Overview: A computed fold for a 183-nucleotide RNA from a Rhodobiaceae bacterium, annotated as Group I catalytic intron. It was read from a public genome assembly, where an Rfam model found it. The prediction has a mean pLDDT of 78. It matches the Rfam family "Group I catalytic intron". On this family, see Cate et al., Science 1996: "Crystal structure of a group I ribozyme domain: principles of RNA packing". Rfam 15.1 lists 5,602 matches to the family in 1,395 species. Rfam links the family to the GO term Group I intron splicing.
RNA sequence: CACCGGACUUAAGUCAACUUGAGUGCUCCUGCGGGAAACCCUGGAUGUAGAACUGCUCAAAGUCGGGGAAACCUCGUAAGUGGCAAUCCCGAGCCAAGCCCCGAUUGGGGAAGGUGUAGAGACUAGACGGGCAGCACCUAAAGCGGAAGCCAGGGUGAAGGGAUAGUCCAGACCACAAAUGCG
Repeated sequence: CACCGGACUUAAGUCAACUUGAGUGCUCCUGCGGGAAACCCUGGAUGUAGAACUGCUCAAAGUCGGGGAAACCUCGUAAGUGGCAAUCCCGAGCCAAGCCCCGAUUGGGGAAGGUGUAGAGACUAGACGGGCAGCACCUAAAGCGGAAGCCAGGGUGAAGGGAUAGUCCAGACCACAAAUGCG
C1' cells in the first nucleotide's frame, strides 16, 4: 500500500533491522553449445526483488546402502581438525493416476516422474509435485498462399515439499515450583 492473499525462498549470526551462505527470477556477459525461430542449456558478474495464470484429477511407494556440502561454531600461531547443517546427488528395491509395449481383460515389461531425502518419527490434506484440459503471450522448420500472411507444431507463464499447510510426537532452551520427583 491493501477486500483477502501478498509485497523472492531458505539456514545461520545477540535472527527487529542488517549481514553472510545456498538456491530463484530479472539485467549484463560467456560458449566454433542445441534449435529454423521463439526459446533452452553450460559457466560467470554486479545490482535488484516489479511480475511470475486457471480448472479437474492422483495420493501410492515411503525400505536397504553410499557420496558431496558453504556460512557459522570448537580446537589450532598456521596448515588444518571436529561439530551443526541450508542443501547437491548416486546404487538397489519399491510406487498412485495417466502414458508406451506384449503371446494381453485381477498379468508381465518399459519411459518420464516419485520414493530413498522431516527436528528421530506418526497421521491428515492439498500444491510449488505427477497426469489431463484450458487461458495469455512469443515463434512459425513442415504445410497452404502470387504475396502479405495463415497455421500443424514448438516455446514461455521462477525457485521452495531434504515433511509445504496442519494435528501429534521428540529433543533442546528458558522461567517457576519441587525432591523415592515433576507442571